[in-house]
RNA sequence: UGCCCCGUGGUGUAAUGGCAACACGUCCGGCUCUGGACCGGAAGACUCUAGGUUCGAGUCCUAGCGGGGCAA
Numbered sequence: 001u002g003c004c005c006c007g008u009g010g011u012g013u014a015a016u017g018g019c020a021a022c023a024c025g026u027c028c029g030g031c032u033c034u035g036g037a038c039c040g041g042a043a044g045a046c047u048c049u050a051g052g053u054u055c056g057a058g059u060c061c062u063a064g065c066g067g068g069g070c071a072a
Base pairs, nucleotide, nucleotide: 001071002070003069004068005067006066007065010024011023012022013021018055026042027041028040029039030038048064049063050062051061052060
C1' cells in the first nucleotide's frame, strides 16, 4: 500500500428488510441448617461512527474507525 473477513447486553452467539432472541453471568425470591445444584422471576444492547436507499435497515449501498488474516 492493496485485497479479504469481523464489529449486536458483562461474555459467547442468534435475528427470510417488519416488536433485537438464546445461553452463561448479574440481581431478587423459593428450596436448604448454610452453600452449591435445582426451580420461579427481573434488570441489562437506541446493534462501532456518519451518510444514503426504503413506507420500514442489525440486515442493502458508500465513506470512515477499530480488530484479525493474506500478499507485497